[in-house]
RNA sequence: GCGAGGGGCCCCCACAAUGGGGAGCUACGAACCUGGUCAGGGGCGAAAGCCAGCAGCCAUAAGUAGUUAUCCUCAUGUGUGGCGGGUUCCUCGCC
Repeated sequence: GCGAGGGGCCCCCACAAUGGGGAGCUACGAACCUGGUCAGGGGCGAAAGCCAGCAGCCAUAAGUAGUUAUCCUCAUGUGUGGCGGGUUCCUCGCC
C1' cells in the first nucleotide's frame, strides 16, 4: 500500500415509539342578539280566523370537554433495521 473481518463516532433512509397541533367522532352548548315548534298570555277581527311571539321542548353556530379505533402534520433522536454513505481504531492475510 492492497484485500477481508470486527468495533467506535457522525450523516442519510425506512419502520416503530413518545409528545404537540389539526381533521374525524362523541357529549355539552345561545336570557335577547340563531332556526323550528310555540302552551299560557297579547294584538287585529262581529265571527271564522289571522299576526307577532315569552317560557318550555327540539336542533344547531361560535366555543368547551373528551377520545386515539382511524387519517394528516410537526417535533424529539428513544428503539430496531439497512449487504446505505463518511471517518477512525483493532485483528488477520498478501506484496
A computed fold for a 95-nucleotide RNA, annotated as Bacterial small signal recognition particle RNA. The model forms 87% of the base pairs in the Rfam consensus. Its mean pLDDT, the model's own confidence on a scale to 100, is 75. It matches the Rfam family "Bacterial small signal recognition particle RNA". By type it is a non-coding RNA gene. Clan: SRP clan. A reference for the family is Righetti et al. (2016), "Temperature-responsive in vitro RNA structurome of Yersinia pseudotuberculosis", Proc Natl Acad Sci U S A. It was read from a public genome assembly, where an Rfam model found it.